[in-house]
RNA sequence: GGCGACGUGGACGAAAGGUAAAGUUGCCGGCCCUUCAAGCCGGAGACUGUGGGUUCGACUCCCACCGUCGUCA
Repeated sequence: GGCGACGUGGACGAAAGGUAAAGUUGCCGGCCCUUCAAGCCGGAGACUGUGGGUUCGACUCCCACCGUCGUCA
């Protein structure tokens, strides 16, 4: 340098054109317990890498750029 895949809460990770962006873990509070852990209940936190475009409507489709990984030279 060419080609391909990926980028979503602190971490992991779904959603694949249709309306509170799921879940797990972590975090905060409560219950329980002598205490801790475990368990149970509740809560906060992402508008989706950046910028454009298409569409009535975009995490989702298209383009450019940035980054990560793989592969070829």
The prediction has a mean pLDDT of 81. A computed fold for a 73-nucleotide RNA from an uncultured Clostridia bacterium, annotated as transfer RNA. The sequence was found in a public genome assembly. It matches the Rfam family "tRNA".